The RNA shown here (transfer RNA) has 75 nucleotides and comes from a Nitrososphaeria archaeon. It matches the Rfam family "tRNA". From the family's description: Transfer RNA (tRNA) molecules are approximately 80 nucleotides in length. Their secondary structure includes four short double-helical elements and three loops (D, anti-codon, and T loops). Further hydrogen bonds mediate the characteristic L-shaped molecular structure. tRNAs have two regions of fundamental functional importance: the anti-codon, which is responsible for specific mRNA codon recognition, and the 3' end, to which the tRNAs corresponding amino acid is attached (by aminoacyl-tRNA synthetases). tRNAs cope with the degeneracy of the genetic code in two manners: having more than one tRNA (with a specific anti-codon) for a particular amino acid; and 'wobble' base-pairing, i.e. permitting non-standard base-pairing at the 3rd anti-codon position. By type it is a transfer RNA. Lineage of the source: Archaea > Thermoproteati > Nitrososphaerota > Nitrososphaeria. RNAcentral holds the sequence, with entries from ENA. The prediction has a mean pLDDT of 83.

RNA sequence: GGGCCCGUAGCUCAGCCUGGCUGGAGCGCUCGGCUGAUACGGGAGAGGUCGUGGGUUCGAAUCCCACCGGGCCCA
Numbered sequence: 001g002g003g004c005c006c007g008u009a010g011c012u013c014a015g016c017c018u019g020g021c022u023g024g025a026g027c028g029c030u031c032g033g034c035u036g037a038u039a040c041g042g043g044a045g046a047g048g049u050c051g052u053g054g055g056u057u058c059g060a061a062u063c064c065c066a067c068c069g070g071g072c073c074c075a
């Protein structure tokens, strides 16, 4: 230098190919409730610029371009 994959909640990851009631799951966190007091289980809730910036579009996590970061391969 070239090619491919990945980046979404504090952590691990779906969703992306097929644009629209998905911004979600588990764990974690917070708060009720239970208990003499805990633990477990159960209930409710908070938490996101979907890596960054632009473009297309009525509408973008999803399509296009550039860039940033990580990994693998080739040279």
Stems, first nucleotide, its partner, number of pairs: 001074007010027004020058001029045003051067005